[in-house]
RNA sequence: UAGUGAAAAUGGCAAAUCUAUCGAAAGGUAGAGACGCAAAGCUAUGGGUCUAAGGUUUUUCACAAACUAUGAUUGCCAGGUUGCCGAA
Repeated sequence: UAGUGAAAAUGGCAAAUCUAUCGAAAGGUAGAGACGCAAAGCUAUGGGUCUAAGGUUUUUCACAAACUAUGAUUGCCAGGUUGCCGAA
C1' cells in the first nucleotide's frame, strides 16, 4: 500500500412511523424517532426496481386500459471516489 474486519476507542448515519411542506406520482426536504449500518459518506456511470405528468396506442371514443423516463431509488446490486481504528 492492497485485500480483509477481530478487540477496543473517538465518533458518525438514521429504517418504520408521526407532523409540516414540495411533487402528477414514485419520492424528496425539515423536526421528532431508532430498525439497523464499517462506508447506511459522495456519485444516477451500468443493471434492477418504482412512478407515468407528458407522449403514443386501443376502446364503449366520455370514463377506462396498455406502453414509454426526460422523473425517482446510493438503506436493491455493482462500478468510481473520499474517510476512522489497527489484530490475524